[in-house]
Context: one part of a larger RNA
RNA sequence: UUGGGCGUAAAGCGAGCGCAGGCGGUUGCUUAGGUCUGAUGUGAAAGCCUUCGGCUUAACCGAAGAAGUGCAUCGGAAACCGGGCGACUUGAGUGCAGAAGAGGACAGUGGAACUCCAUGUGUAGCGGUGGAAUGCGUAGAUAUAUGGAAGAACACCAGUGGCGAAGGCGGCUGUCUGGUCUGCAACUGACGCUGAGGCACGAAAGUGCGGGGAUCAAACAGGAUUAGAUACCCUGGUAGUCCACGCAGUAAACGAUGAAUGCUAAUUGUCCGGAGGGAUUGACCUCUGGGCGAUACAGCGAAAGCGUUAAGCAUUCCACCUGGGGAGUACGCCGGCAACGGUGAAACUC
Repeated sequence: UUGGGCGUAAAGCGAGCGCAGGCGGUUGCUUAGGUCUGAUGUGAAAGCCUUCGGCUUAACCGAAGAAGUGCAUCGGAAACCGGGCGACUUGAGUGCAGAAGAGGACAGUGGAACUCCAUGUGUAGCGGUGGAAUGCGUAGAUAUAUGGAAGAACACCAGUGGCGAAGGCGGCUGUCUGGUCUGCAACUGACGCUGAGGCACGAAAGUGCGGGGAUCAAACAGGAUUAGAUACCCUGGUAGUCCACGCAGUAAACGAUGAAUGCUAAUUGUCCGGAGGGAUUGACCUCUGGGCGAUACAGCGAAAGCGUUAAGCAUUCCACCUGGGGAGUACGCCGGCAACGGUGAAACUC
C1' cells in the first nucleotide's frame, strides 16, 4: 500500500465538549475548479510491441508503424462533486403550554442505631469461638433506666423503578442550576454528523495543607489454629474511612459491544406523557410519542447467542488490532510533591 477485522479469539480511547480536517437534506439559476469530451503541440534517439526486409538460419542488423496510459494550449458538455446567488422545511435549533426524576451545587434540619461521658438500679460475671484464650469486670463491668456529647450512614418506602455523558446519584426542607420527554406547529432556515490534536470531567485506593475522628479498619500487637501460620478465626488498634481546598488520572472505568443517521416480522411486562371513547366518579377500552425490560421471525454468528436498545441491512467520521513469551518491561521524552501515569521497543526464545 491492498485487503481483513475489533461483545467472548489480538483489537472500541473511562466518558464528554470541541478547533482543524473528513462527510453532509430538498429545489432554481449560474460558474466551470474536479469530471467527461474534440483538436493541436509535445511526449529525443535507441529499446519494448506489430509488420516487412538483410546476413544459408538464429542471435544480430535495417525500415515502417503502433505505443508512449502523461503534460500544455485552444474549443466544447453541464448529470454528478466543488464554488457563487436565491428559495424551501422534513434534519437541527428556538418559542409557548405541560410532565416525571436518588441529575448537580450550597445551606439548614430529623429520627433510629453504634460508641463515649455522667447519674440511678443491680451483682458476678461479660465478651468471644468449632472449642478456647488474649481482652473487659468487685476501683462494680455486662444488663437496665434517665440525661448529655460527638461523628458517620440514611431501615421501611425500594421496584430486571428513576436520573445522569461516563464516573456515579437514595432521610427531609429551602435556594440556585443542567439535561430529558410530550403537545402545539408560532419562529430561524441546513445553522448538521463525526472529531487527530486540545480542553474540562473522571470510582476506590493514594498524596499535600488544615480540620474532624463515632464506626469500621490496611499496617502493627496480642490470643488461638498449625509441623510452621509473617494467614484464614478472636481481642485490640494506627493511617485511612468524613469535611474544605489542591494534586493524582487509574479500574473486569463492562453491555468486555465508539458516535451519528436511515431501513427491517410479530408478542408481551413496566415507567413518564398526549388524544379519543366510556360512564355520576371510577375501573376499563382504542390510538399514539419517549424510556427501561422479557420472548422471538428474518438475517447475522465459530458457537453459545444477538435479534427495531442488533452482534441484521446500509452510509459518514474517529479510535484500535496484526502469533505466544520477553513486556505494558527497558531506554528516551512528557506529566507528577511522590506513588506512579502517558508514550512505548529490541535482543533472545517457542
About this RNA
Predicted 3D model of a 350-nucleotide part of an RNA (small-subunit ribosomal RNA, central domain) from an uncultured bacterium. The prediction has a mean pLDDT of 87. The full RNA is in RNAcentral, with records from ENA and SILVA.